This is a predicted structure of a 91-nucleotide RNA (c-di-GMP-I riboswitch aptamer) from an Armatimonadota bacterium. It was read from a public genome assembly, where an Rfam model found it.
[in-house]
RNA sequence: AUCCCGAAAGGGCAAACCCGCCGAAAGGCGGGGACGCAAAGCUGUGGGUCUAAGGUCCGCCUCUGAGGACUAGGAUAGCCAGGCUGCCGAA
Numbered sequence: 001a002u003c004c005c006g007a008a009a010g011g012g013c014a015a016a017c018c019c020g021c022c023g024a025a026a027g028g029c030g031g032g033g034a035c036g037c038a039a040a041g042c043u044g045u046g047g048g049u050c051u052a053a054g055g056u057c058c059g060c061c062u063c064u065g066a067g068g069a070c071u072a073g074g075a076u077a078g079c080c081a082g083g084c085u086g087c088c089g090a091a
Stems, first nucleotide, its partner, number of pairs: 005089002012037002017032006035078001041084003045081003048076003054071005060065001
């Protein structure tokens, strides 16, 4: 010095929940708040999971209608892999 690794210090992020805004929803963003996190930094490429506005199909109905099933091109990086980047330095 590098890799694995994770003691310390300084700092960092921020679950649930509450408020506001956006969204059909899942969820996101901002503020408050801390359960946790050494990549809880970035990235939807693979798998998983969530949602179903739109679409397809189905039957109901007098009907514009409401309902059921399926569907991601939506979402999740704080579900797991992969990729990219990165602070500190004890054992």

Record summary: Its mean pLDDT, the model's own confidence on a scale to 100, is 86.